[in-house]
The RNA shown here (SAM riboswitch aptamer (S box leader)) has 113 nucleotides and comes from Mucilaginibacter aurantiaciroseus. The source organism's lineage runs through Bacteria, Sphingobacteriia, Sphingobacteriales, Sphingobacteriaceae and Mucilaginibacter. The model forms 97% of the base pairs in the Rfam consensus. The sequence was found by an Rfam model in a public genome assembly.
RNA sequence: CGCUUAUGGAGAAAGACGGAGGGAUUAGACCCUGCGAUGUCUUAGCAACCUGUUACUUAACAAGGUGCUACAUUCUACUCAACCAGCCAAUUGGCGGAUGGGACAGAUAAGUG
Repeated sequence: CGCUUAUGGAGAAAGACGGAGGGAUUAGACCCUGCGAUGUCUUAGCAACCUGUUACUUAACAAGGUGCUACAUUCUACUCAACCAGCCAAUUGGCGGAUGGGACAGAUAAGUG
């Protein structure tokens, strides 16, 4: 880096360094940021995928390997379904809006090449 499977509900921050953008990517929206963000390090914490110990059939506990600690995989974009005191066109279609599902993409874990 590729592939497979599972998950994405919730949870959890202080200090130091540093000095301008950042929230994965493209565009738009929304938001954070010199009251110092993003990032790096230290400490602390959260969670429980792998792991371990007890039960013994799926549960409890621990926290060794990872991971995570603004809001949220932030929303829209592609597609499907049904909807509309809307617009256009005139029977059924296009546009727009809002709802739900899916796909794509990306994140993490475990396995694998």